[in-house]
């Protein structure tokens, strides 16, 4: 030059016009309270189509997939059941997260992926092919050593030799298949095989050395016994109490009900008494007081595992300290926009003109996307700029 | 803030728990029967199973992200 791993940063500067949301000054108006009664005081309370200051989204504010804080509720203590969650170490407030190391697979390489505990505890499932699919099988093939069958020959109760391939015997080759009961090379057989050896692999020793540990190397033993799934069931370890700021608190109307007091005059006689009248109880409109609970209101509400800068520890995640310096939205139907103007920045054209550089002029200035108690992560989306280590290939010197 | 459920052909929908062939009604296309339609009969076409990745020899089926839609609670 091309091709490619890995991290990071930034999301346009600036001024000008109108709009919108909070806070803070004022204005005006209600309203309370003071007093020295005034059109005066008062961070006092309300409220405003009012006027000035100042502050106003993100790297993901998203999805709501984890995992804490924080409110309430709810629990002697253990176990099941569910759910998650799964190499070792290690950060943290916790973690399905982060960091570092093992080990697998993938890439020439930088690096990238990985629910990655157990399959000699138990159930299951392995279509289709294919002889055989897990105590395995024999279809083509070898081979026929022994036993039969025939034939030839001899030293004829036997033995030898030839042929079938019936009984057997074998799994090396062929062929299915994702996966055939270790691989490879010599030895050995009739032929053949861990049958026997050597070397890889497998396993098993509380072996030995290394390392916190996962795991590695090395020794010795076994001829091998032990196929795959557990993101099928399971087992085993370790976690998990429920609900969510519409969580809670607090102030409090009209109306309706509810408690308690008081209940006058008329008047009603429903009820309990009663043979009847009368008398008394209760109920009764209405007043006052007291709760509770709605609308509304105000609190939680935003300064907190804070940001950044430093210095110390640490291989890193991440801890620690104090010296600084910094406050940076709080809405409740939910605010941050629109426009011009210059700079930047990107494209196109024209001049000088090979180009590079400059000058004009035109256009566009963008992407994903909006906080709603909070905080740490995971995942998703994303126009472009840039910067910073690190592979591989090709030329040149 | 919290829960649950669906995407499979042009349309409706089975399959998914218990992984091995993608199916079934309508529709369409040819074709036969009719003098012609229709009904009817044979035949046949049509699939990124939302999408991506992982497990597993093998995924429409498990798993884990994401779209997109319904739908319950307060």
């Nucleotide at each position: 030059g091309c091709g490619g791993a890995g991290g990071g940063a930034c999301a346009g500067g600036a001024g000008g016009u109108c709009g919108c949301g909070g806070g803070c000054c004022g204005a005006c108006c209600g309203u309370c309270g003071g007093c020295a009664c005034g059109a005066c005081c008062g961070c006092g309370c309300g409220g405003u189509g009012c006027g000035g200051c100042u502050c106003g989204a993100g790297g993901a504010a998203a999805g709501u997939c984890c995992g804490g804080g924080c409110u309430c509720c709810g629990c002697a203590g253990g176990g099941c059941a569910c759910g998650g969650u799964g190499c070792c170490g290690g950060g943290u407030a916790a973690c399905c997260c982060c960091c570092g190391g093992g080990c697998g697979c993938c890439g020439c390489g930088a690096g990238g992926c990985g629910a990655u505990g157990g399959a000699a505890a138990g159930u299951g499932u392995c279509a289709c092919a294919g002889a055989g699919a897990a105590c395995a099988g024999a279809c083509c093939g070898c081979c026929g050593a022994u036993g039969g069958c025939g034939g030839c020959g001899g030293c004829u109760u036997c033995c030898g030799c030839c042929g079938c391939a019936c009984a057997g015997g074998c799994a090396a080759g062929g062929g299915u298949g994702a996966a055939a009961c270790g691989g490879u090379g010599g030895g050995g057989u009739a032929a053949g095989a861990g049958c026997c050896c050597a070397c890889c692999g497998c396993g098993c020793u509380c072996g030995c050395u290394g390392g916190u540990a996962a795991c590695a190397g090395c020794a010795g033993c076994g001829g091998c016994a032990c196929g795959a799934c557990a993101a099928a069931c399971c087992c085993c370890g370790c976690c998990g109490g429920g609900a969510g700021c519409a969580a809670g608190g607090c102030c409090a109307a009209a109306u309706a009900g509810g408690g308690a007091g008081c209940g006058a005059g008329c008047g009603g006689u429903g009820g309990c008494c009663c043979g009847c009248c009368g008398c008394g109880c209760u109920c009764g409109a209405g007043c006052u007081c007291c709760g509770g609970g709605u609308a509304g209101g105000c609190c939680g509400c935003u300064u907190g595992a804070g940001a950044c800068g430093u210095c110390g520890g640490g291989a890193g995640a991440c801890c620690g300290g104090c010296c600084g310096u910094c406050c940076u939205a709080g809405a409740c139907a939910g605010a941050u926009g629109a426009c011009c103007u210059c700079c930047g920045c990107g494209g196109a054209g024209c001049g000088u003109a090979g180009g590079c550089a400059c000058g004009c002029u035109c256009c566009g200035u963008u992407a994903c996307a909006g906080a709603a108690c909070c905080c740490g992560g995971c995942u998703u989306a994303u126009c472009g700029u840039u910067c910073c280590u690190c592979c591989g290939c090709a030329c040149c010197c | 803030g919290g829960g649950g459920c669906c995407g499979u052909a042009g349309c409706u929908c089975a399959g998914u728990c218990u992984g091995g062939g993608a199916g079934a009604g309508c529709g369409c296309u040819u074709g036969a029967a009719u003098c012609g339609c229709a009904c009817u009969c044979a035949a046949g076409a049509g699939g990124u199973c939302g999408c991506g990745g992982g497990u597993u020899c093998g995924a429409g089926u498990c798993c884990c992200g994401c779209c997109g839609g319904c739908u319950c609670c307060a």

Predicted 3D model of RNase P RNA and transfer RNA as a complex of 471 nucleotides. It holds a member of the Rfam family "Bacterial RNase P class A". From the family's description: Ribonuclease P (RNase P) is a ubiquitous endoribonuclease, found in archaea, bacteria and eukarya as well as chloroplasts and mitochondria. The family's RNA type in Rfam is ribozyme. Model confidence (mean pLDDT): 76 of 100.